[in-house]
RNA sequence: UGAAGAGUUUGAUCCUGGCUCAGAUUGAACGCUGGCGGCAGGCCUAACACAUGCAAGUCGAGGGGUAACAGGGAGCUUGCUCCGCUGACGACCGGCGCACGGGUGCGCACCGCGUAUGGAACCUACCUUGUACAGGGGAAUAGCCCAGGGAAACUUGGAUUAAUGCCCCGUGGUACCAUGACCCGGCAUCGGGAUAUGGUUAAAGCUUUCGGGCGGUACAAGAUGGCCAUGCGUCCCAUUAGUUUGUUGGUAAGGUAACGGCUUACCAAGACUACGAUGGGUAGGGGCCCUGAGAGGGGGAUCCCCCACACUGGUACUGAGACACGGACCAGACUCCUACGGGAGGCAGCAGUGAGGAAUAUUGGACAAUGGAGGAGACUCUGAUCCAGCCAUGCCGCGUGCAGGAAGAAUGCCCUAUGGGUAGUAAACUGCUUUUAUACGGGAAGAAAAAGAGCUACGUGUAGCUUACUGACGGUACCGUAAGAAUAAGGACCGGCUAACUCCGUGCCAGCAGCCGCGGUAAUACGGAGGGUCCGAGCGUUAAUCGGAAUUACUGGGCGUAAAGCGCACGCAGGCGGUUUGUUAAGCUAGAUGUGAAAGCCCCGGGCUCAACCUGGGAACUGCAUUUCGAACUGGCAAACUAGAGUGUGAUAGAGGGUGGUAGAAUUUCAGGUGUAGCGGUGAAAUGCGUAGAGAUCUGAAGGAAUACCGAUGGCGAAGGCAGCCACCUGGGUCAACACUGACGCUCAUGUACGAAAGCGUGGGGAGCAAACGGGAUUAGAUACCCCGGUAGUCCACGCCGUAAACGAUGUCUACUAGAAGCUCGGAGCCUCGGUUCUGUUUUUCAAAGCUAACGCAUUAAGUAGACCGCCUGGGGAGUACGGCCGCAAGGUUAAAACUCAAAUGAAUUGACGGGGGCCCGCACAAGCGGUGGAGCAUGUGGUUUAAUUCGAUGCAACGCGAAGAACCUUACCUACUCUUGACAUACUAGAAACUUUUCAGAGAUGAAUUGGUGCCUUCGGGAAUCUAGAUACAGGUGCUGCAUGGCUGUCGUCAGCUCGUGUCGUGAGAUGUUGGGUUAAGUCCCGCAACGAGCGCAACCCUUGUCCUUAGUUGCCAGCCUUAAGUUGGGCACUCUAAGGAGACUGCCGGUGACAAACCGGAGGAAGGUGGGGACGACGUCAAGUCAUCAUGGCCCUUACGUGUAGGGCUACACACGUGCUACAAUGGCGAGUACAGAGGGAAGCGAACCUGCGAGGGUAAGCGGAUCCCUUAAAGCUCGUCGUAGUCCGGAUUGGAGUCUGCAACUCGACUCCAUGAAGUCGGAAUCGCUAGUAAUCGCAAAUCAGAAUGUUGCGGUGAAUACGUUCCCGGGCCUUGUACACACCGCCCGUCACACCAUGGGAGUGGGUUGCAAAAGAAGUAGGUAGUCUAACCUUCGGGAGGACGCUUACCACUUUGUGAUUCAUGACUGGGGUGAAGUCGUAACAAGGUAGCCGUACUGGAAGGUGCGGCUGGAUUACCUCCU
Repeated sequence: UGAAGAGUUUGAUCCUGGCUCAGAUUGAACGCUGGCGGCAGGCCUAACACAUGCAAGUCGAGGGGUAACAGGGAGCUUGCUCCGCUGACGACCGGCGCACGGGUGCGCACCGCGUAUGGAACCUACCUUGUACAGGGGAAUAGCCCAGGGAAACUUGGAUUAAUGCCCCGUGGUACCAUGACCCGGCAUCGGGAUAUGGUUAAAGCUUUCGGGCGGUACAAGAUGGCCAUGCGUCCCAUUAGUUUGUUGGUAAGGUAACGGCUUACCAAGACUACGAUGGGUAGGGGCCCUGAGAGGGGGAUCCCCCACACUGGUACUGAGACACGGACCAGACUCCUACGGGAGGCAGCAGUGAGGAAUAUUGGACAAUGGAGGAGACUCUGAUCCAGCCAUGCCGCGUGCAGGAAGAAUGCCCUAUGGGUAGUAAACUGCUUUUAUACGGGAAGAAAAAGAGCUACGUGUAGCUUACUGACGGUACCGUAAGAAUAAGGACCGGCUAACUCCGUGCCAGCAGCCGCGGUAAUACGGAGGGUCCGAGCGUUAAUCGGAAUUACUGGGCGUAAAGCGCACGCAGGCGGUUUGUUAAGCUAGAUGUGAAAGCCCCGGGCUCAACCUGGGAACUGCAUUUCGAACUGGCAAACUAGAGUGUGAUAGAGGGUGGUAGAAUUUCAGGUGUAGCGGUGAAAUGCGUAGAGAUCUGAAGGAAUACCGAUGGCGAAGGCAGCCACCUGGGUCAACACUGACGCUCAUGUACGAAAGCGUGGGGAGCAAACGGGAUUAGAUACCCCGGUAGUCCACGCCGUAAACGAUGUCUACUAGAAGCUCGGAGCCUCGGUUCUGUUUUUCAAAGCUAACGCAUUAAGUAGACCGCCUGGGGAGUACGGCCGCAAGGUUAAAACUCAAAUGAAUUGACGGGGGCCCGCACAAGCGGUGGAGCAUGUGGUUUAAUUCGAUGCAACGCGAAGAACCUUACCUACUCUUGACAUACUAGAAACUUUUCAGAGAUGAAUUGGUGCCUUCGGGAAUCUAGAUACAGGUGCUGCAUGGCUGUCGUCAGCUCGUGUCGUGAGAUGUUGGGUUAAGUCCCGCAACGAGCGCAACCCUUGUCCUUAGUUGCCAGCCUUAAGUUGGGCACUCUAAGGAGACUGCCGGUGACAAACCGGAGGAAGGUGGGGACGACGUCAAGUCAUCAUGGCCCUUACGUGUAGGGCUACACACGUGCUACAAUGGCGAGUACAGAGGGAAGCGAACCUGCGAGGGUAAGCGGAUCCCUUAAAGCUCGUCGUAGUCCGGAUUGGAGUCUGCAACUCGACUCCAUGAAGUCGGAAUCGCUAGUAAUCGCAAAUCAGAAUGUUGCGGUGAAUACGUUCCCGGGCCUUGUACACACCGCCCGUCACACCAUGGGAGUGGGUUGCAAAAGAAGUAGGUAGUCUAACCUUCGGGAGGACGCUUACCACUUUGUGAUUCAUGACUGGGGUGAAGUCGUAACAAGGUAGCCGUACUGGAAGGUGCGGCUGGAUUACCUCCU
């Protein structure tokens, strides 16, 4: 006996911090649904208005009596009258009650409530106990009767009458009063007891069985109920700070049951308040209820206690008790009646009605029980109460079946991988049960015991016994019987939190949402469905409270950077306080007593079948008061002490403060001399100054301001701050030794002094500098940065202001807790006079423990503790508005709310980025060579056009790209004409072999007709291939989505990087390794190191090329031999070559440098030297990069069309723009002639020799060759000779005309080539820009793929063959390290302000309309008190006149409604206006974040469309560089 967390800020992390959720609860409401019972609960809103009925009467045993009813009697006229005679009893007199019970929560912040005391300052009807008593008289009055008034309500007059009504007399006790004195007690006033004298005050009867009973009076006491006082507790606002005149106290009087300024007169001037008065707002208080582990927080329904109220306001009367819910009077509002004269009313009692509202019930039954009033009693009354009705409003209980049942049935829904799965033991079916509901029956059994009557006993009012009567609920609870699974399930949710998943629809729409967030064509988040989960006669939503929230922190938080230390000190109140002794007992501790109502909570029992519920006992109620013991600690008092604090003495350092003087350097100006053309300024300039003599230089003078060097993480001061030197005045610190005082101390709300710069006022001063301002530049603009000028100001005196990043972003004081190294100022010891050791003070850096979210702090703490003060509680709105205070003003200080967001923030991490830094690399720049950009043409793209100009690719990384080749085809596009199981696949049925010839129509597809042909295999059933027709499943789609995908590819980039395991460090993200010192092409290697290893990359392995060797020699080769026109042939395989295998290169060797390393430099040898050249090879990843049109593929879409076929056209268009190329512009050339040397490829629908032919393209014929054999195949530049002579040419070849060739069904749109003719632009190309570092660039040709034909493109091949690289400052890209960051979609980022538009809340505002309230007045109903001149008057007295007393009237005081004036405060509203917030893609700029491109920010002043700019002072929360210092 009791304590749980989660989501959400970020790329990720830790913290701070808010928001949200899961729980419990409710007098609830709403939505959907709804079988039964028990127990509870039920106008939270309009204290709004109420129709109708009922809710307080009773007593005849108080009285006079008799209106109604019943009985009786009498009379007689027999259906009438009379008699209160009896039971009873209307109205009336009288008594008691009506002050309880019941309702409501307006008001009230209060002795109202709670608790504890006190009343020696009080009352108490009925009840109980005790004592004593009740004698004698009297006068009225209601009723009734008579007579009036009035519509009514009601009322007037007269006569008569009773009482337990009223009055008088008597009696009477210390009951009361006055006086006197005694005893006892107490905290004061006083209290109690006994007592003497004098005075004052009482009474009612009724009934009886005659015993009595019930009443009456006085007193005493009790009980009960009330009243008063006091301590303590009892909401928010200080943007409410002063309030109060009966106020505070006293004396006297009055008043009250009683104390009291309760009231009045007089006197005094007090009283309350920062421990919150006064004012404003809100609110009945408590027991308790909800929540919570508790402490707390919230609430005040039902039940109980108290208070307040009763239409609103005021007032008293009666009474034991009221200032009275169902009484009275008055005023007001409202409603009703009326004969208009006048009257009546008060549901916040129970029902009920209207209204309000999200919302809350029957105009029920009964007094049977409990309780109350009256009564002697029977009894009467009782909307208190007990019951019933309505409502799932709550709590509790029960049920809607149970068991078996797999062919896992069928069927439907749903899903599917098409196999199946799921619904699902679910159903069917078999067996069982009958709670509940229904029907029938039983059921006064329980709740009930009293009072009444009778009897007995004794003490005559008690006990016992007997007896009769009484039930609203209710024919209810309960029990039994009957039949039959029969009568009974829904709601919410299913992205995470949070248990539960799929399909379809929708397509940022519709919608959802508690937070985060879902939805833009595959949504587990919307809507529906299937399935599932959780609860279950309920389930959800909304509202509200607590919890979680340690986000107000007492338990139990914080303040260096997250919100938060006042700018700094002094200091009253307050809080806290050194050592010793004694004392006290306020705090403290323990015990006891009283109280803390009951109910409730908790525990143990009991009763309803259980439970809820009810009930008995206990515990608890943590509190308050009283009392007793104790004395450690805190406090009080007293005495003492010296360690805190202070004073004195002696030294000492210092930009500490104030005043006065004085010095030199420099700037400027003025005067004069010398002297001549510029000076000045900037990135570059210009404005400016200067021939009227500047600038420069010399001399002299004037004036103001500031004090170089020393000078320093040096000094002083509380902070701000303080700097030449001298003098005077003055504050504080430190050290040393002694003396003195004796806790005198610390902190400090309010308060007070000081307080940079800017600014303000008055008066001076003014050299330089310099907001504003003027001019010049820059710029798209430039209200800026830069330049030339320049005024306030800066300076002084006096007075204000009171703020700064007033910062160590760190309050003050005290104590304690490792060290190391410096600095400043003292003291002591030793001493070789150089120093060294010790001890205080100040200050700086590093660092252990510890702390911290981390960064960091670390004896000068941000550590460990104590004391006191200040401050914080999400971001924005906002340090703003309003109000107050201060100020001359500027403004300062104090300081909100509405609204809005789900974040805002701190530290650190990884990246990315920087107009940051360091190191390094790359044809990146530079150095070179050649181009592009200008021309013409080719080709691609954009744009435009078009019926169509199909589609895709779009910075690098699209644009001679897909396309290695569009006349038809291709072809996807357009137009026209066709087909519909289809051009193509599989399956079925029927037929036909397949196939083929010819004709006609048509642009063709196609259609109509027509000819030939019967094949192959066979188990003889048939089968295979193909075609036609039919039917359905399906085909088909270059239609969409590359942002649903696979695969493939580009790019960073052949850049050197990217990671992992284990270990270690860090709370963690992460770090380490991978950083560092070297080195490399390289994360290449070495060394070092909390790392040790490993993987993917690098390199190597592979291909090719360069040298050599071996093997093999045909189609290759030919040195020597033979032979030719010819390696042609014989021969040979040496060489070349071919193609297989090897060798070779590894920093291996030498020297130097380097760290005894890696490596680098140089050299030797070598064909080759430091990866030899080239290629293939592309890490982790980036770009939602590209491709659905290569292919594949999910989903969607079309299905007589978005499918298929055909013809023609288009993709080839053309004012234009761009990219990539070709050819040129010429003499290093063109042309002509001659002549030399390759490599690598290709070839059968092919390459095609030779020959013939054509000017030529070509044609004809035709050998060889599926190739080291034949062919394509003449390589070209080159070399030799000639010509041209700088010109639009003998350059250049476009364009056009004519004539042809070839391919092909077909060259019109739209091919290539040839010949003749024509002969355009172009004379080396603006800004800009591209490639290339060696066999490279440049230049020259050759071949191939595609292909019928069609390259200036592409891919390969060889020939000739350079120049340059100092170097890394700069441009671009990249790598590593480091730094800053407000970026993370990552700088193509983020982000600020004005303006424009829409909406929202709010401030000001001439005012306007309400509420509340102060002050000053007016007013004065009813009532009470006082007075009284008027009127009336039964009891008593009387001298009979009258008096006493009373009533009415009048009047005075107080006073409610009401009225006026003037303030305060609050709410609503208001033309216009101010800023603020929010909003999807508006406008202008770009202020901030990187050195943000002028570092930023703070305060202040001026200024500008706006962010902002500038001046002055301050800060680092500034990068970079250098210096300094410290550590190793």
Predicted 3D model of a 1528-nucleotide RNA (small-subunit ribosomal RNA) from an uncultured eukaryote. Model confidence (mean pLDDT): 84 of 100. The sequence is in RNAcentral, with records from ENA. Its Rfam family is "Bacterial small subunit ribosomal RNA".